[in-house]
This is a predicted structure of a 1482-nucleotide RNA (small-subunit ribosomal RNA) from an uncultured bacterium. Its mean pLDDT, the model's own confidence on a scale to 100, is 83.

RNA sequence: AGAGUUUGAUCCUGGCUCAGGAUGAACGCUAGCGGCAGGCCUAACACAUGCAAGUCGAGGGAGAGGUUACCUUCGGGUAACCAAAACCGGCGCACGGGUGCGUAACGCGUAUACAAUCUGCCUUUCACAUAGGGAUAGCCCGAAGAAAUUUGGAUUAAUACCUAAUGGUAUAUAAGAGCGGCAUCGUUUUUAUAUUAAAGCUACGGUGGUGAAAGAUGAGUAUGCGUUCUAUUAGCUAGUUGGAGAGGUAACGGCUCCCCAAGGCGACGAUAGAUAGGGGUUCUGAGAGGGAUGUCCCCCACACUGGUACUGAGAUACGGACCAGACUCCUACGGGAGGCAGCAGUGAGGAAUAUUGGACAAUGGUCGGAAGACUGAUCCAGCCAUGCCGCGUGCAGGAUGAAGGUCCUAUGGAUUGUAAACUGCUUUUGUAAGGGAAGAAUAAGGAGUACGUGUACUUUGAUGACGGUACCUUACGAAUAAGCAUCGGCUAACUCCGUGCCAGCAGCCGCGGUAAUACGGAGGAUGCGGAGCGUAUCCCGGAAUCAUUGGGUUUAAAGGGUCCGUAGGCGGGCUGAUAAGUCAGAGGUGAAAGCGCUUAGCUCAACUAAGCAACUGCCUUUGAAACUGUCAGUCUUGAAUGAUUGUGAAGUAGUUGGAAUGUGUAGUGUAGCGGUGAAAUGCUUAGAUAUUACACAGAACACCGAUAGCGAAGGCAUAUUACUAACAAUUUAUUGACGCUGAUGGACGAAAGCGUGGGGAGCGAACAGGAUUAGAUACCCUGGUAGUGCACGCUGUAAACGAUGGAUACUAGCUGUUUGGAGCAAUCUGAGUGGCUAAGCGAAAGUGAUAAGUAUCCCACCUGGGGAGUACGCACGCAAGUGUGAAACUCAAAGGAAUUGACGGGGGCCCGCACAAGCGGUGGAGCAUGUGGUUUAAUUCGACGCAACGCGAGGAACCUUACCAGAUCUUGACAUCCCACGUAUGCCUGCGAGAGCGGGCAGUGCCUUCGGGAACGUGGAGACAGGUGGUGCAUGGCUGUCGACAGCUCGUGUCGUGAGAUGUUGGGUUAAGUCCCGCAACGAGCGCAACCCACGUCAUUAGUUGCUAACGGUUCGGCCGAGCACUCUAAUGAGACUGCCUUCGCAAGGAGGAGGAAGGUGUGGACGACGUCAAGUCAUCAUGGCCCUUAUGUCCGGGGCGACACACGUGCUACAAUGGCGUAUACAAUGAGACGCAAUAUCGCGAGAUGGAGCAAAUCUAUAAAAUACGUCCCAGUUCGGAUUGGAGUCUGCAACUCGACUCCAUGAAGCCGGAAUCGCUAGUAAUCGUAGAUCAGCCAUGCUACGGUGAAUACGUUCCCGGGUCUUGUACUCACCGCCCGUCACACCAUGGGAGUUGAUUUCACUCGAAGCCCAAAUACCAAACUGGUUAUGGUCCACAGUGGAAUCAGCGACUGGGGUGAAGUCGUAACAAGGUAACC
Repeated sequence: AGAGUUUGAUCCUGGCUCAGGAUGAACGCUAGCGGCAGGCCUAACACAUGCAAGUCGAGGGAGAGGUUACCUUCGGGUAACCAAAACCGGCGCACGGGUGCGUAACGCGUAUACAAUCUGCCUUUCACAUAGGGAUAGCCCGAAGAAAUUUGGAUUAAUACCUAAUGGUAUAUAAGAGCGGCAUCGUUUUUAUAUUAAAGCUACGGUGGUGAAAGAUGAGUAUGCGUUCUAUUAGCUAGUUGGAGAGGUAACGGCUCCCCAAGGCGACGAUAGAUAGGGGUUCUGAGAGGGAUGUCCCCCACACUGGUACUGAGAUACGGACCAGACUCCUACGGGAGGCAGCAGUGAGGAAUAUUGGACAAUGGUCGGAAGACUGAUCCAGCCAUGCCGCGUGCAGGAUGAAGGUCCUAUGGAUUGUAAACUGCUUUUGUAAGGGAAGAAUAAGGAGUACGUGUACUUUGAUGACGGUACCUUACGAAUAAGCAUCGGCUAACUCCGUGCCAGCAGCCGCGGUAAUACGGAGGAUGCGGAGCGUAUCCCGGAAUCAUUGGGUUUAAAGGGUCCGUAGGCGGGCUGAUAAGUCAGAGGUGAAAGCGCUUAGCUCAACUAAGCAACUGCCUUUGAAACUGUCAGUCUUGAAUGAUUGUGAAGUAGUUGGAAUGUGUAGUGUAGCGGUGAAAUGCUUAGAUAUUACACAGAACACCGAUAGCGAAGGCAUAUUACUAACAAUUUAUUGACGCUGAUGGACGAAAGCGUGGGGAGCGAACAGGAUUAGAUACCCUGGUAGUGCACGCUGUAAACGAUGGAUACUAGCUGUUUGGAGCAAUCUGAGUGGCUAAGCGAAAGUGAUAAGUAUCCCACCUGGGGAGUACGCACGCAAGUGUGAAACUCAAAGGAAUUGACGGGGGCCCGCACAAGCGGUGGAGCAUGUGGUUUAAUUCGACGCAACGCGAGGAACCUUACCAGAUCUUGACAUCCCACGUAUGCCUGCGAGAGCGGGCAGUGCCUUCGGGAACGUGGAGACAGGUGGUGCAUGGCUGUCGACAGCUCGUGUCGUGAGAUGUUGGGUUAAGUCCCGCAACGAGCGCAACCCACGUCAUUAGUUGCUAACGGUUCGGCCGAGCACUCUAAUGAGACUGCCUUCGCAAGGAGGAGGAAGGUGUGGACGACGUCAAGUCAUCAUGGCCCUUAUGUCCGGGGCGACACACGUGCUACAAUGGCGUAUACAAUGAGACGCAAUAUCGCGAGAUGGAGCAAAUCUAUAAAAUACGUCCCAGUUCGGAUUGGAGUCUGCAACUCGACUCCAUGAAGCCGGAAUCGCUAGUAAUCGUAGAUCAGCCAUGCUACGGUGAAUACGUUCCCGGGUCUUGUACUCACCGCCCGUCACACCAUGGGAGUUGAUUUCACUCGAAGCCCAAAUACCAAACUGGUUAUGGUCCACAGUGGAAUCAGCGACUGGGGUGAAGUCGUAACAAGGUAACC
């Protein structure tokens, strides 16, 4: 100090989450020791038991008991001494200890004040203590009662009580004097009158008592300032505020009472409600802040709940009293007792918090002269890893890198790991034994010294709970001691197995659907970790995420709709005064502890001690006078007023005009009008629409008209009049800071809406009808009510927008426009209103003198999304509704700007057999073939829009074959290794459907180093084989497709915060990102093109099997000799490049032409960029996991893959005369052939058979067909068409039944050119004709792949359909429109509002009752009596609890009900995002 998370990526806004520290802590796992701390946060819930406050005999009497002595009737008595318990009396019990209920308060903190006060014990000083008296506890004798306790009689003492004396002081009254001050006054003092004191004990030393003054300590009171949240709490208050008087108090005071006045508090937050003890401190933080306030210290409050006083120096009293209440206990039922929020402890509650311990040795407290007593204060110990600190669990060597584990690319290696074993060393700790503290002294007492007889010093001197503890020494022996969490990113640390969206994890993002570094286990690693480690809780931090330090508001949340204006805040120049703010010096205070620094003590540390610093604050005082404030004076520039000149749809009221529309009347006129995408509803022969004339009505104001004007905004438009207001310029005339902003408040405020009245032409919610549609409660059409218009009144909101509050000042320019002024003009200068731009600002878009720049002042508003501008409450309103305005719950995002793509029923440009123009088809028929479906024991599997469907398959009768039923085998049909036997092998034969199971015969091979070996067969054991089993979504390879589309990228540079852009866009051109020009780009790569092959022309070379021009021969066939000219063959070259000409163009290039075999890529092919489709293929092959292993493997015969209501794709043949049939006759090319092609010949109608010349091929083999010629048929289901079926055959093959092809005879179906729709093709193409080949025994081939023959038509063109490219635009899409996404309904769950009511709590008002108690009064009672006497029963005022009735607030439950949120792939539509298909929104 930051990080993760919104996106395909980016920047920003913004929330959520994490890393840190801390804790009175709890839970899980684990655990060796010590030191120092801490330990009911919950029920201020209830408490058994014990202890926590007593002490004094030197105040008083009395004295059980004991000891000693004496006496004794042996029971005891007397005397002395010691002296318990209880009593009177004194002091203490108001401290110490606990808790945090209440309290929002002078309670606390801080600073002052008391001239308005008290103060026991203590200290100092002064003075005093005289004379009497009567009682009462106790003791003794009784009484009542269960007890607690109460009570009668007799008797007695005091430092108990009472009377009187004395006196200073004090108080009161009266009369003076001095001094001083703080307002009332204070203080000193004089005189007079009245009232008020005392206690003794003694050891004779003293100690105690009384009064007064002072000190100290403690307490009380008052005041300034500070001290939580809510305004959905805005008004509160009758003792209330003040005054005079009185009472009361230690003291002031409405503290209380009578009377009088009517005040007092409050937006600077009263009152009410909620919550809460406050502080020193403490946690966190850089700090400012924010949180906590447990231990320790200070203050307050409380003591079962409520009330009350008494005593006392002090209490309204924790371990005192009285009363009431609740609860518990005892009881003889009549009555009584009690208060752990003291220390232990118990129950309960709770996630959770300890021993019914020791000691007064120390420190402190009370009493006492003291010894001493008491002390759960305190000091110690016990329990608990609760925290902090410290120590240890060993150290060194040790490589076969052991074994075992784990992992891997697995004969081996890596890791665990110097880790272990093993060797040596050490002994903190541990065990045992021995020694052994400090904490203790100025104790009492004794002795001594010094002086001042009571103090100091010296010496002696008893006392330790902790504890035989800390510590020290010796012996023994590595001996007794390591876990926890994590390992996807944040965040250090990775592999295997299991699981298979299951189980589970998770702080956030998110993991898990068969290869999970994220679940569970294991191995390993990590923690700069460790007697602890993790988890969950709370707080601060990070969070500048409430922003004083230190944020924002055009579009992300956020500027009020606008103006006026109150309080408040802020405010121009100069001079003087002042000193409130401000600044400086000094003083006081800011308790201690703590924090910080420096030292010191425990072996260190934690801990503790000392000193210093600090405590940022408050108060007092002395100065300064710049700034702010205040007061006084003055100024003119801010502001205002005047004058002059202008401006305008500024406002209000009135008057007024024409066009248009509608209606009415009349005329002309006749059949339609109107409306739409197209129609219909509607109007019209009762005369519409159209047209002419006249009249009436209401509303709105064309042209001018404009990023023109005016207004605060809303808003304002015919013309004109009246009234009113505003603005600007000029002038410098007047005032002299009069200003700016503006909470609460007031006024204005579009449209719609509401009320009353009148008005109503057009338009037009609702409504009706017609269309559209799957539907159409819409869009479109025809009508049409409210409304729109006017007057008056309400409403008070809008995307009321510049999404930009107001004011002032300053900061480069260019260019329009409105309206002033100056100037002859050029121009200059104001006030507005626009555009572009600089700097700057901004997340960017943008803004940019009309700021979103630089500054100042004031106001308003924001703090994640949803829930929600909702609910409740309140206010306003006639209502509609408006204003104010939450929470529960839920999500990890929501959002802004910009970027790349993709998409659009957006736009521009361009291309393609894409359309158009043509030719021929498909879709209809029959058949072939593939697919779906169905069927089946099986109909094996794959391929599914284009880009599956004559596809894998270029050839299923068996085989193939993967499928089915049956029958076999189990180291296997196939591979390697081991053992044994046998040569191998051939032939014959039995059973069986076959696989297979048997039998017989023949048979001794090859190599050899003579051991044996190789190959083969049979049998056996196990390692293993085998799998067309699954996963193409684990893969390789191969392939399809977009697409032969022109694109896809990179380096450097530049621009941008960045994603990215530029280049690659633009202007032309091209088939082309082809090329040219321009340009912050310059270059380059993969694609394009070219290079390759074939065809077309020529040349060279070479001529056999090819060819034949010339010559010769000939059986007339290039047949032969011969030749290689030509054709051809097959190798090498040439040729074409817009090269030439004309023209257009800057160029690239285009158009035309010449030449040429070929002309603008000559034609065709091969060649397929970056990528897309989780495209296809695990069944070509290869391959990772997984699965089967007497079976999912293997073998066999048979069946199936060929089924058949049906649907689709691809084809063949046709429907005929451009034809069929018959006869005759001509011309190819490619390719194939020995398991082969096969000629001539013979036979058969034919398929074919017999036979076998030639040919391993430029040599041999195969009739090309359409065409052409002639003839026939004459438009018909035919001499078209050939399906189907019957019969007879041929061929292949072990075998043609399921299930082959072909031939012949016979049969002769549908079909007469094909609906919607749809396909191919631009030239040697389509169309049409045949030929060959692969596979192959044969063939279901009409398929596929090649070959040649004949050989067209058309293209105006790019509006439209489809696909593609490019630029641009919008976007809420990026899995990218097959996208995204809204609302109702249905179901489940959750929280919440309303709700007849009901239950409880709190507060409050009125009345009733009225305990204890203070106070008042006080009897016929008592005391006293010289009384206005005292006491009290009793009565009264006040009053707690309680009761009755009402009010307010809060909370719980509540039938039913409202919306909200969240959920799996539900239902209905498609509202929004693109022009979202009617632009969207307020």

The RNAcentral record of the sequence draws on ENA and SILVA.